[in-house]
Overview:
The RNA shown here (transfer RNA) has 71 nucleotides and comes from Acholeplasmatales bacterium DTU067. Taxonomically the source falls in Acholeplasmatales (Bacteria, Bacillati, Mycoplasmatota, Mollicutes). Its Rfam family is "tRNA". The family's RNA type in Rfam is transfer RNA. The prediction has a mean pLDDT of 81.
């Protein structure tokens, strides 16, 4: 140069056209003479950009950052 994979919560995975699940971390509460473990609540995320569609994290294109491969 070229081809090909990946990109979602603080982390590590899911969901693949109908408004994002769940573990673990976190914040509150309960329990305990305290402290842990436990149990119970709540908050938290779709790499940019365009296009398609009634609707797009999901499809296209195009960019960024990562990985892999041939040269």
């Nucleotide at each position: 140069g070229c081809u090909c994979c990946c990109a979602u919560a603080g982390u590590u995975u899911a969901a693949u056209g109908g408004u994002a699940a769940a573990a673990c971390a976190a914040a509150g509460c309960a329990a305990u003479g305290g402290u842990a473990a436990u149990g119970c609540u709540u908050a938290g995320a779709c790499c940019c950009a365009a296009g398609u569609u009634c609707g797009a994290u999901u499809c296209u294109u195009g960019g960024u950052g990562g990985g892999a491969g041939c040269a």